[in-house]
Molecule: transfer RNA
Organism: uncultured Acidimicrobiaceae bacterium
RNA sequence: GCCCCCAUCGUCCAGAGGCCUAGGACGCCGCCCUUUCAAGGCGGAAACGGGGAUUCGAAUUCCCCUGGGGGCACCA
Numbered sequence: 001g002c003c004c005c006c007a008u009c010g011u012c013c014a015g016a017g018g019c020c021u022a023g024g025a026c027g028c029c030g031c032c033c034u035u036u037c038a039a040g041g042c043g044g045a046a047a048c049g050g051g052g053a054u055u056c057g058a059a060u061u062c063c064c065c066u067g068g069g070g071g072c073a074c075c076a
Stems, first nucleotide, its partner, number of pairs: 001072007010026004018056001028044005049065005
């Protein structure tokens, strides 16, 4: 330098153009239960890396950038 893959709540994972006001588990917060703690029940807060394009409509498709991983090439 070229090519490929990845980026979503604190963490892990779902999502394949309209069912997403983005869902689940764990964690966190509150309440209930309990003599107390744990467990359990109920509720709550919490995320799409940035910019542009396509489209009536984008987490989802395309381009650029950023960051991470891998392969190839170069290596006097």